RNAcentral holds the sequence, with entries from ENA. A computed fold for a 76-nucleotide RNA from a Candidatus Cloacimonadota bacterium, annotated as transfer RNA. Its mean pLDDT, the model's own confidence on a scale to 100, is 81. Its Rfam family is "tRNA". Rfam classes the family as a transfer RNA.
């Protein structure tokens, strides 16, 4: 330098053909218990790596950039 894949709540990951973003774990509160753990119930938390574009509407499509992983090439 070229090619491919990834970046989504604190963590690990989903998200169909564009149609107002979910799960598990964790957290908080409550129930249960003499108490803890476990179990059960509820609540809060993200605008989707950054920017621009297309569209009535973008996590999803297009372009540029950042960063991580893998492969290939170059290395006088």
């Nucleotide at each position: 330098g070229c090619c491919g894949g990834g970046a989504u709540g604190g963590c690990u990951c989903a998200g169909u053909u564009g149609g107002u973003a979910g799960a598990g774990c964790a957290a908080u509160c409550g129930a249960u218990u003499c108490g803890u753990a476990a179990u059960c119930g509820a609540u809060a938390g993200g605008u989707c790596g950054g920017g621009a574009g297309u569209u009535c509407g973008a996590a999803u499509c297009u372009c540029c950039c950042u960063u991580c992983c893998g492969g290939c090439a170059c290395c006088a």